Predicted 3D model of an 89-nucleotide RNA (c-di-GMP-I riboswitch aptamer) from a Gemmatimonadota bacterium. The model forms 100% of the base pairs in the Rfam consensus. It was read from a public genome assembly, where an Rfam model found it. The coordinates come from a structure-prediction model, not an experiment, and the mean pLDDT is 88.
C1' cells in the first nucleotide's frame, strides 16, 4: 500500500418503541431506550424507495375532493466518492 474482517485491544454508533420539540408530510432535532452495524462516519452523484408543501390540471355554487408533479426526505435500500480505528495476511 492493497486485499480480508476468522480472531485481539480500546472505543464508536443506535432499529423498533415511549417522552418533548420542528415540520403540511415523508422525515428530522434533543432526551430515554437497543434490533443491530467494521465504516450504522460524510457525501443525494447513479439507481431505489418516502412524502406531496407550494404549482398546474378536473370536478364543486362553496368549504373542499381527486390527479399530476421535488424544489422536501431517506447514505440503517444498492452501487459509487471522500475519510477513517484495530486485526490478519
Nucleotide at each position: 500500500u492493497g486485499c480480508u474482517g476468522c480472531u485481539c485491544a480500546g472505543a464508536g454508533c443506535a432499529a423498533a418503541c415511549c417522552c418533548g420539540g420542528c415540520g403540511a408530510a415523508a422525515g428530522c432535532c434533543g432526551g430515554g431506550g437497543a434490533c443491530g452495524c467494521a465504516g450504522a462516519g460524510c457525501u443525494a452523484c447513479g439507481g431505489g424507495g418516502c412524502u406531496g408543501a407550494a404549482g398546474c390540471g378536473a370536478c364543486g355554487u362553496g368549504g373542499g375532493u381527486c390527479g399530476c408533479c421535488a424544489u422536501g426526505c431517506c447514505c440503517g435500500c444498492c452501487g459509487g466518492g471522500c475519510c477513517g480505528c484495530c486485526a490478519g495476511c